Lysine riboswitch aptamer from uncultured Bariatricus sp., 154 nucleotides, folded computationally.
RNAcentral holds the sequence, with entries from MGnify.
The prediction has a mean pLDDT of 79.
The source organism's lineage runs through Bacteria, Bacillati, Clostridia, Lachnospirales and Bariatricus.
The model forms 98% of the base pairs in the Rfam consensus.

[in-house]
């Protein structure tokens, strides 16, 4: 440097599914109340559109995240954080989505935290004791490292 693997509640992506989202939003009905306009709202600005509101009464999703099990792709798997470029009618803001440079992160479970979420779900950081593959050190208990590592072959 090249091919080949290794780790386990492993990592990643679909589509089935199942519950939450929610009796929520939207749609109809009949009403209260305000208001009828240089106002208000639709995130601000242009365009454009539309009375607002509150509860009763019928019917009633959905997206986002998320559990299960198949399957397909894998073992920097694969996440995260910054800075970026392209898109979502125009121009600002924030969002989402694909990329691109960088930097962290062996690995999942389990627990405090914060932050994200409608959430007791979950996820992302980050701390914490174990645990666990792997190197090195050491007679050993163990200690320490980090995947730019580790084994095997050339």
């Nucleotide at each position: 440097g090249a091919u080949a693997g290794a780790g386990g509640c492993g990592c990643g992506g679909a589509a089935u599914u199942c519950a939450u989202g929610a009796g929520u939003a939207g749609c109809a009905g009949a009403g209260a109340u305000c208001a009828u306009a240089u106002a208000g709202c639709c995130g601000g600005g242009a365009a454009g559109g539309c009375g607002a509101u509150c509860g009763c009464u019928g019917u009633g999703a959905a997206a986002g995240g998320g559990g299960a099990g198949u399957c397909c792709g894998c073992c920097g798997a694969a996440g995260a954080g910054a800075c970026u470029g392209a898109u979502u009618u125009c121009c600002c803001a924030a969002a989402g989505u694909c990329g691109g440079u960088u930097u962290c992160u062996g690995g999942g479970a389990c627990g405090g935290u914060a932050c994200a979420g409608a959430a007791u779900a979950u996820g992302u950081a980050u701390c914490g004791g174990a645990c666990u593959g792997u190197c090195a050190c050491g007679u050993a208990u163990g200690u320490g490292g980090a995947g730019c590592g580790c084994u095997a072959u050339c």